[in-house]
RNA sequence: GGGCGAUUGGCGCAGCUGGUAGCGCGCUUCCUUCACACGGAAGAGGUCGUCGGUUCGAGUCCGGCAUCGCCCA
Numbered sequence: 001g002g003g004c005g006a007u008u009g010g011c012g013c014a015g016c017u018g019g020u021a022g023c024g025c026g027c028u029u030c031c032u033u034c035a036c037a038c039g040g041a042a043g044a045g046g047u048c049g050u051c052g053g054u055u056c057g058a059g060u061c062c063g064g065c066a067u068c069g070c071c072c073a
């Protein structure tokens, strides 16, 4: 230098054919216990790496850039 893949709550990941984002763990409060753990109930937390484009509408499609990984030279 070239090719491919990944980037989504604190962490690990889903998101089908564009229609306004979900699961597990964790966190907070409450119940249960003498207390802790386990268990049960409720809740908070993400403008989807970034900048543009397409579209009535983009996490999803297209392009640039950034970071990480693999391969080739």
Base pairs, nucleotide, nucleotide: 001072002071003070004069005068006067007066010025011024012023013022019056027043028042029041030040031039049065050064051063052062053061